[in-house]
RNA sequence: GUCUGUUCAGGGCAACCCCGGGCGAAAGGCCGGGGGCGCAAAGUUCCAGUCUAAAGGCCAUUGGCCCACGAUCGGGGAACCGCCAGG
Numbered sequence: 001g002u003c004u005g006u007u008c009a010g011g012g013c014a015a016c017c018c019c020g021g022g023c024g025a026a027a028g029g030c031c032g033g034g035g036g037c038g039c040a041a042a043g044u045u046c047c048a049g050u051c052u053a054a055a056g057g058c059c060a061u062u063g064g065c066c067c068a069c070g071a072u073c074g075g076g077g078a079a080c081c082g083c084c085a086g087g
Stems, first nucleotide, its partner, number of pairs: 002087004012039002016035006023029001037074001043080005049072003056066004
């Protein structure tokens, strides 16, 4: 450097549930704590997808439609970085 993996060791993340809090127009949305489904990239970034539709636009009447600059991404694609063990 590359390939294969989680078994050894040290760790990481956190499905979902419960409790508390606050932000937001809203949103399978946020933060903290407890438990721990699972993940060898369930680390980062980008694209796509998904959710919402405030502001804006259009139509029309008191509503409807479009739209991400909001959010998510443990289902999809790509790039970069990365612990340990063995070949």

c-di-GMP-I riboswitch aptamer from a Rhodocyclales bacterium, 87 nucleotides, folded computationally. Model confidence (mean pLDDT): 75 of 100. Lineage of the source: Bacteria > Pseudomonadati > Pseudomonadota > Betaproteobacteria > Rhodocyclales. It matches the Rfam family "c-di-GMP-I riboswitch aptamer". Its family is annotated with cyclic-di-GMP binding in the Gene Ontology.